[in-house]
A computed fold for a 476-nucleotide part of an RNA from an uncultured bacterium, annotated as small-subunit ribosomal RNA, 3' major domain.
Context: one part of a larger RNA
RNA sequence: UGACGGGGGCCCGCACAAGCGGAGGAACAUGUGGUUUAAUUCGAUGAUACGCGAGGAACCUUACCCGGGCUCGAACGGCUAAUGAAUAUGUAUGAAAGUAUAUAGCUAGUAAUAGCAUUAGUCGAGGUGCUGCAUGGUUGUCGUCAGCUCGUGCCGUGAGGUGUCGGCUUAAGUGCCAUAACGAGCGCAACCCUUAUCGUUAGUUACCAUCAGGUUAAGCUGGGGACUCUAACGAGACUGCCACCGUAAGGUGUGAGGAAGGUGGGGAUGACGUCAAAUCAGCACGGCCCUUACGUCCGGGGCUACACACGUGUUACAAUGGGGGGUACAAAGGGCAGCUACCUGGCAACAGGAUGCAAAUCUCAAAAGCCUCUCCCAGUUCGGAUCGAAGUCUGCAACCCGACUUCGUGAAGCUGGAUUCGCUAGUAAUCGCGCAUCAGCCAUGGCGCGGUGAAUACGUUCCCGGGCCUUGUACA
Numbered sequence: 001u002g003a004c005g006g007g008g009g010c011c012c013g014c015a016c017a018a019g020c021g022g023a024g025g026a027a028c029a030u031g032u033g034g035u036u037u038a039a040u041u042c043g044a045u046g047a048u049a050c051g052c053g054a055g056g057a058a059c060c061u062u063a064c065c066c067g068g069g070c071u072c073g074a075a076c077g078g079c080u081a082a083u084g085a086a087u088a089u090g091u092a093u094g095a096a097a098g099u100a101u102a103u104a105g106c107u108a109g110u111a112a113u114a115g116c117a118u119u120a121g122u123c124g125a126g127g128u129g130c131u132g133c134a135u136g137g138u139u140g141u142c143g144u145c146a147g148c149u150c151g152u153g154c155c156g157u158g159a160g161g162u163g164u165c166g167g168c169u170u171a172a173g174u175g176c177c178a179u180a181a182c183g184a185g186c187g188c189a190a191c192c193c194u195u196a197u198c199g200u201u202a203g204u205u206a207c208c209a210u211c212a213g214g215u216u217a218a219g220c221u222g223g224g225g226a227c228u229c230u231a232a233c234g235a236g237a238c239u240g241c242c243a244c245c246g247u248a249a250g251g252u253g254u255g256a257g258g259a260a261g262g263u264g265g266g267g268a269u270g271a272c273g274u275c276a277a278a279u280c281a282g283c284a285c286g287g288c289c290c291u292u293a294c295g296u297c298c299g300g301g302g303c304u305a306c307a308c309a310c311g312u313g314u315u316a317c318a319a320u321g322g323g324g325g326g327u328a329c330a331a332a333g334g335g336c337a338g339c340u341a342c343c344u345g346g347c348a349a350c351a352g353g354a355u356g357c358a359a360a361u362c363u364c365a366a367a368a369g370c371c372u373c374u375c376c377c378a379g380u381u382c383g384g385a386u387c388g389a390a391g392u393c394u395g396c397a398a399c400c401c402g403a404c405u406u407c408g409u410g411a412a413g414c415u416g417g418a419u420u421c422g423c424u425a426g427u428a429a430u431c432g433c434g435c436a437u438c439a440g441c442c443a444u445g446g447c448g449c450g451g452u453g454a455a456u457a458c459g460u461u462c463c464c465g466g467g468c469c470u471u472g473u474a475c476a
Base pairs, nucleotide, nucleotide: 001476002475003473004472005471007470008469009468010467011466012465013464015460016459019423020422021421022420023419026315027314028313029312030311031310032309033308034306035305042053043052064301065300066299067298068297069296070295076124077123078122079121080120081119082118083117084116087104088103089102090101091100092099093098106115107114108113126290127289129288130287131286135284136283137279138278139277140275142273147186148185149184150183151182152181153162154161155160166177167176168175192267193266194265195264197235198234199233200232201231202230203229207224208223211222212221213220238261241255242253243252244251245250317416321375322374323373324372325371326370327369333364334363335362338357339356342353343352344351345350382413387408388407389406390405391404392403393402429452430451431450432449433448434447435446
């Protein structure tokens, strides 16, 4: 100087407490361990691995296993030699890859040759092989915590200290005061995006108050530029004003005004560093290793196994509910090898027609809610696993191993031990919708969007994590 303490002081955080809803019990989905296997490819492992890399494993992907092939090689560059245009169409064999083979078939130049390809050879190839403890880059975490440092000066023999301490204050090393320190940098904050209000400008595909036409109905038509909305520019919030407390910074007020009040809400933004943290399998790269194979092509299998254990989820155990009928209201997105109105067929998945739309124009397209009928507390009209049968769709192909539909079947489960997780407001809870990936999909995942919409916080003794000051130490 640090680190540590079941030392002290001050302070903070869904850290506890107060509440609401979950997990831990059940079934299933998914990841992991283990076991099994020819292979079940590899990586991730307390917090910070385990619906993680994977934003989509039937083939492909694919890195693994078995089998069949190739060796200038699946792709690319240079050189030498030989042969032939390139290429197209076949035939035999084969699971395919491939192997063998047939037919047709050049341009420029006098020529040598050149273009392009094949074959032979050679110098480079190729490797998801090893090392993340050789590395770059990127990422997680402490932590959006308030810290981490420098120049000059001063103090100390020196390591180092001071500044950065103290008092008050703040979300904040944010400020104010004090001060052997005076200044400065990286962080904080602000500048950026979005959301909440208003104004101006602009009105098409959006809108429709007034006028006119028109319909079973409809901004449907003329028209309008008011309103909504769209999207560009502005305004607006600064403790600015008032009162009280305070030297000041600042604090308090069901004060005013205001759409919004003290950082308005949300996002992006992650200091010096820590964990020899993660990644050589995204990529790059040093070293080592393989070179008729640890490279490469193909067919099939595997990554989907299953006495078991754990994590994350979905659906439930019901009446604030299940089922039938009727009826309303979003936002954000997607769409041409696409989204499809509408019609017909089918119980349905869907199929056959047909039309609009490269889309503020057409389309995908809401549910919980509300009205009404029914069920009457039961393993049930709860719950839907599992299994049987018949189908639909995608795709060369659904046996291993797809999703969906219909009929039948109708398992466990009656609120879950110790323990444990999330959340402080348009939040939790609950309801549906969209997108990426994608032929299809094992999505109950991920990322977004809106609808409905709570309870509670006395407080900081305790648990966990963190910040500052101080104290002890036989630790570095």